[in-house]
This is a predicted structure of a 97-nucleotide RNA (SAM riboswitch aptamer (S box leader)). Its mean pLDDT, the model's own confidence on a scale to 100, is 83.

């Protein structure tokens, strides 16, 4: 990297470095950003999944991954007067060959 299953409108920082982009892809919109983007390092935090403890349930811990602007930023495909819902795709976790 591929396949399968599950989850998600909640939660959560700062410093150093870096020096112009970023918010997954494409399109549109909107937003963040020299009052310093992406990336990298350090520490901290959160608690989605696994793990551990407890267990009727709720919960606790933070070991492994992960995450820490805005609902997966919103929309696009289908249903719908609309709201809303569903699907697709991506993301995360676990398992598999």
């Nucleotide at each position: 990297g591929g396949c399968u299953u599950a989850u998600a409108a909640a939660g959560a920082a700062a410093g150093a470095u870096g020096g112009a982009g970023g918010g997954a892809a494409c399109u549109g919109a909107c937003c963040c950003u020299g009052u310093g983007a992406a990336g990298u390092c350090u520490u901290a935090a959160c608690a989605a999944c696994c793990u551990g403890c407890u267990c009727u349930g709720c919960g606790c811990a933070a070991g492994g991954u992960g995450u820490u602007a805005a609902a997966u930023u919103c929309a696009g495909c289908c249903u719908u007067u609309a709201a809303a819902g569903g699907a697709a795709a991506a993301a995360u976790a676990a398992g598999c060959a």